[in-house]
């Protein structure tokens, strides 16, 4: 100094000037504060929330998870230490239930392939045509087994997803067809339940509020306050996930805002933009730093 | 934006319960017929089964993450 493994951190800053969305205030068309994308916003692959649906009955069918011991969390998930296999010189990194519950399979090739063996070779043994060892060959596998990312055991799971779902408003034209001898709906299928409407074509609208901008309560209507939540930072716990507690913050649209351009710096980079949230897998990415570790070389 | 499905030869599609070398018409190359052509007869080439990865003895099949591409979902009486 080179190679390799882990784990984490950043993902430009500061000013000026023009602009964009939204939120408040003045004001009455203009100005002032004030806030504006990610570590994955991504695939939509789990899981909550929420909301309709008959508050979700019963079975079959589907779906989902899977080593062990402790732990964290509403659940998904995830963190500590073990074990077995596979990979690597090593650090390490990757998978994981049962094949003694039962079934099914194990092409080719082999004398025989899962209730097998009808054979060669060699040695031994006796009742002399049988037994026992042990080989060659075949094949992933020669009795002993594999295969559960085949079925299936155990153990879990109502459906459908903000284009849910609820208000309000403009507008138009009606026609066939099924149905109280039960449609339609509720889960794909039978059962059971529920009761009056449903399908198809053609017509209109393709607007406005809420959900939905962290939730929720109270007083008030410029808001303020008080609990929870989710993030950051200081602090305790715990080895860790994580808990506790003080303070700050809390992006939000309906053609869809978050951008340009200048100077200076320790800069000029990839992957890529929210659209109902939150948690968590897993994909994608590097101008880069930092910390620990393995081998191997060289030098003292 | 949510939900679902699909991918084999140049194009349409097969391929049993994972099994021997993934096959059929078609297009296409050669040759025959015919004065040519077309049709018809004879032959032959098709291929990383979308991509990478895993179970497995063995993948088109099965399991997993990625690419491509298709369909469907508003309200109103």
């Nucleotide at each position: 100094g080179g190679g390799g493994g882990a784990g984490g951190a950043a993902g430009g800053g500061c000013g000026g000037c023009c602009g964009c969305u939204c939120c408040g205030g003045a004001a009455c068309c203009u100005c002032c504060g004030g806030a504006g994308a990610g570590g994955a916003a991504a695939g939509u692959c789990c899981a909550g929330a929420c909301a309709g649906c008959g508050c979700a009955g019963a079975g079959c069918a589907g779906g989902g998870u899977g080593c062990c011991c402790g732990g964290u969390g509403u659940a998904a998930a995830c963190c500590g230490g073990g074990g077995c296999c596979g990979g690597g010189u090593a650090a390490c990194c990757g998978g994981u239930g049962g094949u003694u519950a039962g079934a099914g399979c194990c092409a080719c090739a082999g004398a025989g392939a899962c209730c097998a063996a009808g054979g060669c070779c060699c040695g031994c043994u006796c009742u002399c045509g049988a037994g026992c060892g042990g080989g060659a060959g075949u094949g992933a596998a020669a009795a002993g087994g594999g295969u559960a990312a085949u079925c299936c055991c155990c153990c879990c799971c109502g459906c459908u997803g903000c284009a849910a779902c609820c208000c309000g408003a403009a507008g138009c034209a009606u026609g066939g067809c099924c149905g109280u001898u039960g449609a339609c709906g509720c889960u794909g299928c039978u059962c059971g339940c529920c009761g009056a409407g449903g399908c198809c074509a053609g017509g209109g609208u393709a607007c406005g509020g809420g959900g939905c901008a962290u939730c929720c309560g109270c007083g008030a209507u410029c808001c303020g306050c008080g609990g929870a939540g989710u993030u950051c930072g200081a602090c305790g716990c715990g080895c860790a996930a994580g808990c506790g507690c003080c303070g700050g913050a809390c992006a939000g649209a309906c053609a869809g805002a978050u951008g340009g351009u200048c100077g200076c710096c320790a800069c000029c980079a990839a992957c890529a933009g929210a659209a109902u949230c939150u948690g968590g897998c897993u994909u994608a990415c590097u101008c880069u730093c930092c910390u620990c570790c393995c081998a191997g070389u060289c030098g003292c | 934006g949510g939900g679902c499905c699909c991918a084999u030869a140049g194009c349409u599609c097969a391929a049993u319960u994972g099994g021997u070398c993934a096959g059929a018409g078609u297009c296409c190359c050669c040759g025959g017929c015919u004065c040519a052509u077309a049709a018809c007869c004879g032959g032959g080439u098709u291929g990383u089964u979308g991509c990478u990865g895993g179970u497995u003895c063995a993948a088109g099949u099965c399991c997993a993450g990625c690419u491509g591409g298709g369909c469907c979902c508003a309200c109103c009486a």
Molecule: RNase P RNA; transfer RNA
Organism: Chloroflexota bacterium